[in-house]
Context: one part of a larger RNA
Formats: sequence, C1' cells, structure tokens
RNA sequence: CCCUCGUUAAGGAACUAGGCAAACUGGCCCCGUAACUUCGGGAUAAGGGGCGCCUUCCUGCGUGAAGCUUAUUCAGGUGGAGCGCGGGAAGGCCGCAGUGAAAUGGCUCUAGUGACUGGUUAACAAAACCACAGGUCUCUGCAAAGCCGUAAGGCGAUGUAUAGGGGCUGACGCCUGCCCAGUGCCGGAAGGUUAAGGGGAGAGGUUAGUCCCCGCAAGGGGACAAAGCUUUGAACCGAAGCCCCGGUGAACGGCGGCCGUAACUAUAACGGUCCUAAGGUAGCGAAAUUCCUUGUCGGGUAAGUUCCGACCCGCACGAACGGCGUAACAACUGGAGCACUGUCUCAACGAGGGACCCG
Repeated sequence: CCCUCGUUAAGGAACUAGGCAAACUGGCCCCGUAACUUCGGGAUAAGGGGCGCCUUCCUGCGUGAAGCUUAUUCAGGUGGAGCGCGGGAAGGCCGCAGUGAAAUGGCUCUAGUGACUGGUUAACAAAACCACAGGUCUCUGCAAAGCCGUAAGGCGAUGUAUAGGGGCUGACGCCUGCCCAGUGCCGGAAGGUUAAGGGGAGAGGUUAGUCCCCGCAAGGGGACAAAGCUUUGAACCGAAGCCCCGGUGAACGGCGGCCGUAACUAUAACGGUCCUAAGGUAGCGAAAUUCCUUGUCGGGUAAGUUCCGACCCGCACGAACGGCGUAACAACUGGAGCACUGUCUCAACGAGGGACCCG
C1' cells in the first nucleotide's frame, strides 16, 4: 500500500453525476396518527411512552387433591388446595445500558410514468417495455372463421355468436371533435373496358379438274381452281376485376397561408383574399415532446442550466399509434427536507488476510 471488518474529536452531504456505500431505524404492548380516497385504504402513517430482576397483593382461564356429603357405588354432589398458562397494581434492587446477545422497517413532502398482482433481455438492462381485467372494431352459422400438414388428418372444440379467431387500446372517472379527396374495406350493378371459351365473315398452303401455250406423240409450261386436309382468322356473345356510383375513421391516414382593422401604444373580438377533402374541437402545454432556451414571472436556497406553480410565442401536444385526471401500488425516474452517519473536511488507530523484507 491492497482486501474484508471495527472504532473515532469537531463538523454533518461540505462528497458525488447521484447520500453510491455506510450509518440511523428495527421486536412486542399502550397512546396517537394528516392530506387525499375508488370509503377498502392511506397506516407500522407521522410522533411519543413502556419493557429486567425481587417481594407482596388483586385477578382470568384450565386442571382439580384432601375433607364433607348422597346412598345413582366401576358412581354423583360439594369443596377448593396444589399445579399449568396468562393479566394487573404497589413497594423494592442493580447496571452506562433490561426486545441488555442475535434475528429485526429510516421517515416525510412534491412531481413524472405505468392503474394494480404478474412477466421480461439464462450470464452487464426489471423498466416508463410485455402482459393484464376492461373498452372497441372486424371476421366466423359450424364440414365455422383461423392455423398446422403434399395428403390422410389434427387444433379450433367433444366448443356453437353470452362462442371462437384477428387488429388496436389498456383498471377506474370525464371524454373521444372535423375530413371519405387519396389508399383500404363494405355495398351496388346501368354503362365503359376485359380472359379462356363460343362464334365463324374471310385469307393462305396443298391439287383432282378446267382453260391457255409449246409439242406428231409421250410430255412440258402457265392461269384459274371444287371437295378434303391444313395454317390462320374479323364481327358478335363471353365473368370477376378495374373504371364507375355510394358508404365507412376505436380503417391507413390528414386536420392551412397572406393582408388589413379599436380614440396613447400594444393587441385584434372584426373584415378581405388565396388554397383545401377538411383546416386541430375539448383538454393539456418550455412537457419523457420547446430548437431559440438557463424563455418570462412566482416558489424553494445565502447562492438553483435541475425541481415545483404559472404564462402560451405548441421550431415539431392533442383525443383508443387514445386526450386529460386519478386513490392504491413500484428494487421505476426527477426535486426537496428531517434523522443519521468516515461520503467528505482529512485522516487516524485497531483486527484478520495479502503484497513486501529476512530465514
């Protein structure tokens, strides 16, 4: 010097990102206990007092001896000693100290977030993440929808819309505004478009044949061309879908700009204009969201980029990707205080184990 412990004058968070760590607290009985509240809680709230041993007395519960008695006799009644387990009072005793060791909550105020119990990154994260009852939308009529499997088959479910699947939200309270132009979904079927298929107008190829030319003939060349076979093929008839017409936001999503105006100034209830599908309602707001920003004012401090209360100029909150509140709860995240302390001023001593030196 390091590790693990113990103690410490005065001060008491000055330490530090942060009271991290440590200390305080701690059990039982009695007294007492606020805001708030979903009336259950909050609550061991907070804050106080008592606690050992000896003697005496009072007292509760249990058990129930001797004695007395009945004459129900393997007994009953009465009786209350002793013993066991408690409670209380008075007096006294000792120590610094009586839950004498050990186990054994520190507390309060105020915000944020999530209702809660629960679950999670096995081995750096337990959380504001996930889940959750509850809400809502949507699909599904049963050989259900959905899912697994090539299939058989299985789950759903030996269930049947008060059931099952999926999405979003997330107790509870008060609420959840406007936009259907785009996208999605649902409905519609008049018109437009449209596949296979149907349909076959016609066209090409092939050549019996006919005609023409050359040749005495055999034969050769050319034009046209039936049937059949074959290659192709217009009109027209052809669904859903798309176009189209409607609906739908707890579907994906979206929810403006410029200019002027009041008898100080400032501001603009008011007006004009452009654009839009519609221009953000209630509530909240420098916020887990605010860039400018340590915004401004108030509070707390001697001093406060944090915190709390306001304001509103919301760079870029906003209503189930929910909005705003909310008792209880939390190894959650901020801010403040009381108590307490070696966290610190500032270090010291002690114990054990190392490092180091000698053998």
Molecule: large-subunit ribosomal RNA, domain IV
Organism: Sedimentisphaerales bacterium